[in-house]
Context: one part of a larger RNA
RNA sequence: UGACGGGGGCCCGCACAAGCGGUGGAGCAUGUGGUUUAAUUCGACGCAACGCGCAGAACCUUACCAGCCCUUGACAUGGGGAGUAUGGUCAGUGGAGACACUGUCCUUCAGUUCGGCUGGCUCCCACACAGGUGCUGCAUGGCUGUCGUCAGCUCGUGUCGUGAGGUGUCCGGUUAAGUCCGGUAACGAGCGCAACCCCUAUUAUCAGUUGCCAUCACUUCGGGUGGGCACUCUGGUGAAACUGCUGGUUUAAAACUAGAGGAAGGAGGGGACGACGUCAAGUCAUCAUGGCCCUUAUGUCCUGGGCUACACACAUGCUACAAUGGCGUAUACAACGGGUUGCGAACUCGCGAGAGGAAGCUAAUCCCAUCAAAGUACGCCUCAGUUCGGAUUGCAGGCUGCAACUCGCCUGCAUGAAGUUGGAAUCGCUAGUAAUCGCAGAUCAGCUAUGCUGCGGUGAAUACGUUCCCGGGUCUUGCACA
Numbered sequence: 001u002g003a004c005g006g007g008g009g010c011c012c013g014c015a016c017a018a019g020c021g022g023u024g025g026a027g028c029a030u031g032u033g034g035u036u037u038a039a040u041u042c043g044a045c046g047c048a049a050c051g052c053g054c055a056g057a058a059c060c061u062u063a064c065c066a067g068c069c070c071u072u073g074a075c076a077u078g079g080g081g082a083g084u085a086u087g088g089u090c091a092g093u094g095g096a097g098a099c100a101c102u103g104u105c106c107u108u109c110a111g112u113u114c115g116g117c118u119g120g121c122u123c124c125c126a127c128a129c130a131g132g133u134g135c136u137g138c139a140u141g142g143c144u145g146u147c148g149u150c151a152g153c154u155c156g157u158g159u160c161g162u163g164a165g166g167u168g169u170c171c172g173g174u175u176a177a178g179u180c181c182g183g184u185a186a187c188g189a190g191c192g193c194a195a196c197c198c199c200u201a202u203u204a205u206c207a208g209u210u211g212c213c214a215u216c217a218c219u220u221c222g223g224g225u226g227g228g229c230a231c232u233c234u235g236g237u238g239a240a241a242c243u244g245c246u247g248g249u250u251u252a253a254a255a256c257u258a259g260a261g262g263a264a265g266g267a268g269g270g271g272a273c274g275a276c277g278u279c280a281a282g283u284c285a286u287c288a289u290g291g292c293c294c295u296u297a298u299g300u301c302c303u304g305g306g307c308u309a310c311a312c313a314c315a316u317g318c319u320a321c322a323a324u325g326g327c328g329u330a331u332a333c334a335a336c337g338g339g340u341u342g343c344g345a346a347c348u349c350g351c352g353a354g355a356g357g358a359a360g361c362u363a364a365u366c367c368c369a370u371c372a373a374a375g376u377a378c379g380c381c382u383c384a385g386u387u388c389g390g391a392u393u394g395c396a397g398g399c400u401g402c403a404a405c406u407c408g409c410c411u412g413c414a415u416g417a418a419g420u421u422g423g424a425a426u427c428g429c430u431a432g433u434a435a436u437c438g439c440a441g442a443u444c445a446g447c448u449a450u451g452c453u454g455c456g457g458u459g460a461a462u463a464c465g466u467u468c469c470c471g472g473g474u475c476u477u478g479c480a481c482a
Base pairs, nucleotide, nucleotide: 001482002481004478005477007476008475009474010473011472012471013470015466016465019429020428021427022426023425026319027318028317029316030315031314032313033312034310035309042053043052064305065304066303067302070299073129077128078127079125080124081123082122083121084120087106088105090103091102092101093100094099109119110118111117131294132293134292135291136290140288141287142283143282144281145279147277152191153190154189155188156187157186158167159166160165170183171182172181173180197271198270199269200268202239203238204237205236206235207234208233211229212228216226217225218224242265245259246258247257248256249255321422325381326380327379328378329377330376331375337368338367339366342361343360347356348355349354388419393414394413395412396411397410398409399408435458436457437456438455439454440453441452
C1' cells in the first nucleotide's frame, strides 16, 4: 500500500421488512446430468452452465455411427496434352445411392492476325498443393459475460517521507453520482458520472389519394361518390422544463422542502451508452490465427441410422386442480408487424382441419385480420374427481414435403390418467409495474414455439423502517497474510 475480520462509524440496492403472484407436489414441453447405445456429434458447469450456442435435427442441416465409393480431390492458383463454347431436358441399363455407360432433344459467348490462336469450359497426366467442425481459449486476435450503470480509477507540477509511498481523492454539508458547495499543501487535468443521440408524454407550423359529415350535395347508407384539410392521424422543422418564479430551512453556499403556473417538476418515463481492472471467466465450432497432428485419410461423396434412446435426478416453463369458474348464444374496443418463389378476399363445398376459386395488393390504398382475447348481456351447471382437468390411447381424415416407420403439425369422433393449492426450502416484482388477456414477427417447405423478441387491452397491493440475511461504496481500526 492492499486483501481480510463472526472490528467500528456513515451510506446504498426488491438486500431484508411490508405486500402481490409464483417455483418446490401433478401431467406435459424443453434443456442438462446419469445410464444405455454402432452412434446417442461438440461446446457451456455457483452467482455469471442447464427453453444456453440452436431466430426452427424427418432427408439436407450434421460435425456422430454402419456400409458403399473417390484420391490433385467437393473448393483455389500454377505446368503439359486432347477437345470445343457452354448449360440443361428427357429416356434406358446396373446400383440403396453416390457413380458408371448409352441414346435423344433444346441452347451454344467475346476478341481474332481466321491458326483452337487467346480468354473461358470439359477431360487426361505429373507435381507443388488443396482440405480438416482434428488438438491446444493455459500460445493468441476479435467478440462476449461478470462485479456494475457500482462511483470509482489515475496523471502532471508542487509538497511530505531515507524509501516503498503519502497528499490531491481528506473533513463538514449535499447528491442518483469523486454531483456540487465551503474548508484545507495543494493547484490543475484525464478516463468514468451527467449532458450531447433515439423512443415516448404537450403544442405550433408545413404537407394531405389515411381521416371527417365538422360544413355542403348525391347516396345502393358503406367516407361509397363529388367536395374540403377543420379535426384524428402520419412525419419533417420548431417551441417547451431551467430549481426559471414564490415562501421556509441552511453558512442567506451547494442543496432540501412546500407551493404557483404548466401537458409534463425537480434526472418527467424508457432505451442505447459499461472507466482502470477482476475471474489464466467463455468462445480455435461464427470468423481470423501461432504451434502440433492427419494426407488412398482425422480429407471428400452418398444411402440408411443417430442427435428424438429411458430405471432415474436436477433446471426452466406450459396447463391445471375450478364458481372472481366452466359451457352455450349474442355483442364492444387495440397496437406493433409481415406479404410477389408472397399475402390471398368475396363466393361455393366440408361438423372441422382444409379444399375449390380467383378479385385485389410491390402495400397509410389489397390481404394476413369482420384484425383480438380477457370484457359486457342473457341462459345452464351448484361443489362432485364434476358440464373441473385434459394426459394417454383407438379409429377416421387434412396439410407440407421426393419422402411423415424410426421422427412432423393440425382436425373430428371416442377414451377420459394424475391432480382437491403442494414439505424443507426458494424466486420475481415499487406503477401503467406485478398479475392477467390476447396479437404480431424472426428462423421457416412443414413443424415439436408452452421458447425468444416485440405489441397493445384490463390493471392492483405495499414500503413503519435499516436491528437482522446477501451484495456493494467510503472513512477508520486490528493483523501471525501478500
Predicted 3D model of a 482-nucleotide part of an RNA (small-subunit ribosomal RNA, 3' major domain) from an uncultured Alphaproteobacteria bacterium. RNAcentral holds the full RNA, with entries from ENA and SILVA.